[in-house]
RNA sequence: AACUCAUCGAGACCGGCUGAGGGAUAGGCCCUUAGACGCCGGGGCAACCGCCAGACCUAACCCGUCUGUAAAGGUGCCAACUCCUGCGAUGUAUCCGGACCCGACUGCGGGCGCGGAAGGCAUCGACAGAUGAGCG
Numbered sequence: 001a002a003c004u005c006a007u008c009g010a011g012a013c014c015g016g017c018u019g020a021g022g023g024a025u026a027g028g029c030c031c032u033u034a035g036a037c038g039c040c041g042g043g044g045c046a047a048c049c050g051c052c053a054g055a056c057c058u059a060a061c062c063c064g065u066c067u068g069u070a071a072a073g074g075u076g077c078c079a080a081c082u083c084c085u086g087c088g089a090u091g092u093a094u095c096c097g098g099a100c101c102c103g104a105c106u107g108c109g110g111g112c113g114c115g116g117a118a119g120g121c122a123u124c125g126a127c128a129g130a131u132g133a134g135c136g
Stems, first nucleotide, its partner, number of pairs: 003134006013042005021031003026085003043078003048074002052068005082128001087125006094117004100111004
């Protein structure tokens, strides 16, 4: 690298250096010379591993599972829902055409279902991505 599992709508700044792109990717839409992105110093957010405590398991310990505190240590993060969408399913909305029913009456309105067009909105699930742990 690949693979497995979990999470991803919350949260989080101030300086210095540099100087043109950056937000993974395609299309959008945003950030950015009022200096983005990146690097450095300090600060912070969070709680994946791990620390500590308790409970369960056990003859007992270890391991493992669960809960909680704190945040030493290892990571991560500090624009926008993973910024939105992309693929699929379900539901619903719009337009066109025809059939049927009801009311009105020869204008039209309402209900219901079928076909088509464009592909709007919402929900869910994938794909992809990011982070952690394991494996390697």
The prediction has a mean pLDDT of 80. This is a predicted structure of a 136-nucleotide RNA (SAM riboswitch aptamer (S box leader)) from a Pseudomonadota bacterium. Its Rfam family is "SAM riboswitch aptamer (S box leader)". Rfam describes the family as follows. The SAM riboswitch is found upstream of a number of genes which code for proteins involved in methionine or cysteine biosynthesis in Gram-positive bacteria. The organism belongs to Pseudomonadota, within Bacteria.